[in-house]
RNA sequence: CGGGCCGUUGUGUAACGGUAGCACGCGUGAUUUGGGAUCACGUAGUCCGGGUUCAAAUCCCGGCGGCCCGA
Numbered sequence: 001c002g003g004g005c006c007g008u009u010g011u012g013u014a015a016c017g018g019u020a021g022c023a024c025g026c027g028u029g030a031u032u033u034g035g036g037a038u039c040a041c042g043u044a045g046u047c048c049g050g051g052u053u054c055a056a057a058u059c060c061c062g063g064c065g066g067c068c069c070g071a
Base pairs, nucleotide, nucleotide: 001070002069003068004067005066006065007064010024011023012022013021018054025043026042027041028040029039030038047063048062049061050060051059
């Protein structure tokens, strides 16, 4: 320098263009002498900027970042 893949709560991972879920974590409460385990409730997210569309995490363009391949 060229090409490909990826970017979603703290972590991992889903989501035919139509209410962003799940597991772990974290907080509160119940249970326990205490802890652990269990149960209930809660917490927090679409990398950035444009475009298309009634509607975009999803489609298109540009940028940023990561990984891989080639030179």

Description:
The RNA shown here (transfer RNA) has 71 nucleotides and comes from a Candidatus Yanofskybacteria bacterium. Rfam family: tRNA. Its family is annotated with triplet codon-amino acid adaptor activity in the Gene Ontology. Its mean pLDDT, the model's own confidence on a scale to 100, is 81. It was read from a public genome assembly.